Background: RNAcentral holds the sequence, with entries from ENA. This is a predicted structure of a 74-nucleotide RNA (transfer RNA) from a Microcaldota archaeon. Rfam family: tRNA. By type it is a transfer RNA. Its mean pLDDT, the model's own confidence on a scale to 100, is 81.
[in-house]
């Protein structure tokens, strides 16, 4: 220089193929409750589609620049 994969929350995932449900989950984190105390058990609560354009009634999913991240060719 060329191809391929990926890009969701403080981290890690699912939904992506085959467009539609309030984008779920663990762990972290907060408050409360329990306890002799608590980092352990309980309930409760906050937060995410990498940035942009196209399709379309409807885009996390589809198509396209763009950024980034891992690989593989030269």
């Nucleotide at each position: 220089g060329c191809c391929c994969u990926c890009g969701u929350a403080g981290u890690c995932u699912a939904a992506c193929c085959u467009g539609g449900a309030u984008a779920g989950g663990a762990c972290a984190c907060a408050a409360g409750c329990u306890u002799g105390c608590g980092g352990a058990g309980c309930u409760u609560g906050g937060g995410a589609u990498c940035c942009g354009a196209g399709u379309u009634c409807a885009a996390a999913u589809c198509u396209u620049g763009g950024c980034g991240a891992g690989g593989g060719c030269g």